[in-house]
RNA sequence: GACUUAUCAAGAAAGACGGAGGGAAUAGGCCCGAAGAUGUCUUGGCAACCCGGAUUGAGCCGGGUGCCAAUUCCUACCUCGAAAGAGGAAAGAUGAUCG
Numbered sequence: 001g002a003c004u005u006a007u008c009a010a011g012a013a014a015g016a017c018g019g020a021g022g023g024a025a026u027a028g029g030c031c032c033g034a035a036g037a038u039g040u041c042u043u044g045g046c047a048a049c050c051c052g053g054a055u056u057g058a059g060c061c062g063g064g065u066g067c068c069a070a071u072u073c074c075u076a077c078c079u080c081g082a083a084a085g086a087g088g089a090a091a092g093a094u095g096a097u098c099g
Stems, first nucleotide, its partner, number of pairs: 001098001004096005013043005021032003026076004044068003048065006072091001077088004
């Protein structure tokens, strides 16, 4: 980095640095943000996948990633519906496999 595959309605704090935008892409919303957001680091935590150990099995331990505003924040593509709305895709994120 590409394919494939599984999951995505739950869960999870604080400090320091820094200083203006940010919430994946485009658009429309709606939110977060100088009472300091997004981001980086440290400690802490959550628990989805993979490896190893133990165990009849689950629970457990160690390790590798991951995650810790809002359903992947919502919608925009398709189907049903008068609408509200419901379902399914696409895209994305994470893990594993492969190169």